[in-house]
RNA sequence: AAAUUUCUUUGGGGCAAGGUGAAAAUCCUUACCGGCAGUAAUCCCGUUUAUGCGGGUAGUCUGAGAAGAACGCGAGUUCCCGAAUAGGUGCGAUUCCUAUACCGACGGUUAUAGUCCGGAUGAAAUAAGAAAUAC
Numbered sequence: 001a002a003a004u005u006u007c008u009u010u011g012g013g014g015c016a017a018g019g020u021g022a023a024a025a026u027c028c029u030u031a032c033c034g035g036c037a038g039u040a041a042u043c044c045c046g047u048u049u050a051u052g053c054g055g056g057u058a059g060u061c062u063g064a065g066a067a068g069a070a071c072g073c074g075a076g077u078u079c080c081c082g083a084a085u086a087g088g089u090g091c092g093a094u095u096c097c098u099a100u101a102c103c104g105a106c107g108g109u110u111a112u113a114g115u116c117c118g119g120a121u122g123a124a125a126u127a128a129g130a131a132a133u134a135c
Stems, first nucleotide, its partner, number of pairs: 003133007017029003031115002033104002036063003043056005059102002068079004084100005106118003
């Protein structure tokens, strides 16, 4: 260093303005938001004399988690799980640049919710750290 085990910590953002109405942060115009891991260089940042080295970049690609459903006394098992195209650059990009689109659990609510309230001071992918074991 790698492996296994245990422990600790970490771990989601967003309706400003206007309209209708008895009533809407839920409808309409419009605004705003984008969790985790992987994957991209002749891009970006740092560093180096330089080759180079380190780090970073996807809501719509791939995978996982949460939520939901069924079964189970339970541990848990199974199912389900949204949405993008065109052009440009390049050896290489569905990730960059340009343009135009699209998507968002369950329960609640004087009125239909990605954004309000609630389960949730929860759970969790994951990330970081510590200790132990054996060689």
A computed fold for a 135-nucleotide RNA, annotated as FMN riboswitch aptamer (RFN element). It was read from a public genome assembly, where an Rfam model found it. Of the family's consensus pairs, 100% are formed in the model.